[in-house]
Molecule: c-di-GMP-I riboswitch aptamer
Organism: Roseateles depolymerans
RNA sequence: GUCACAUCAGGGCACACCCGAGCGAAAGCCGGGGUCGCAAAGCCUCCGGUCUACCACCGGCACCCCCUUGCGGGGCGUCAGGUCACGAUAGCGGGGUUGCCAGA
Numbered sequence: 001g002u003c004a005c006a007u008c009a010g011g012g013c014a015c016a017c018c019c020g021a022g023c024g025a026a027a028g029c030c031g032g033g034g035u036c037g038c039a040a041a042g043c044c045u046c047c048g049g050u051c052u053a054c055c056a057c058c059g060g061c062a063c064c065c066c067c068u069u070g071c072g073g074g075g076c077g078u079c080a081g082g083u084c085a086c087g088a089u090a091g092c093g094g095g096g097u098u099g100c101c102a103g104a
Base pairs, nucleotide, nucleotide: 002104003103012038013037017033018032019031020030022029023028036091042097043096044095046094047093048092049089050088051087056083057082058081059079060078061077064075065074066073067072
């Protein structure tokens, strides 16, 4: 330098759950504990999946306001309604990338 990833050593990470006058609209994340599991459960959202839906759009409803002779239209508000990722998940999978000890 190349191959290669499980059989040794030393170790590493940390599901559920608990705690937090931490972050976030939420999904979720962060910190402390915990230890289901993990040989990349190191790192990266490029692709697919899944989760969420602040905003936006659609829809429903209601008071008020504006326009209109009127029908009607618009604004504001609201909703356990619908759609949507730019949000989340790398411990959902694929892909990319780096790599300890032992081995060839």